Molecule: TPP riboswitch aptamer (THI element)
Organism: marine sediment metagenome
RNA sequence: CCGUUGGGGGUGCUCCUUCCGGAGCUGAGAACACACCCUUGGAACCUGAACCGGAUCAUGCCGGCGGAGGGAAAUGGAU
Numbered sequence: 001c002c003g004u005u006g007g008g009g010g011u012g013c014u015c016c017u018u019c020c021g022g023a024g025c026u027g028a029g030a031a032c033a034c035a036c037c038c039u040u041g042g043a044a045c046c047u048g049a050a051c052c053g054g055a056u057c058a059u060g061c062c063g064g065c066g067g068a069g070g071g072a073a074a075u076g077g078a079u
Stems, first nucleotide, its partner, number of pairs: 001077005006039004011033001012025005045070003051064004
């Protein structure tokens, strides 16, 4: 680094609509995706947080926070 089998995780913002649902933004993924991501070499994801600065129609959209704290494994192969 790859495979197999397990396990962990998130699903927001704006507009339209009587409802079902539809459209747009960022992203790997915006709630079932026959998916995507992560799996201790752990920023997948959670707490802090209705946080702080910047940007945006708006939003964890970008950055800080973060040499903070948590957080889910075994095996085979290649180099």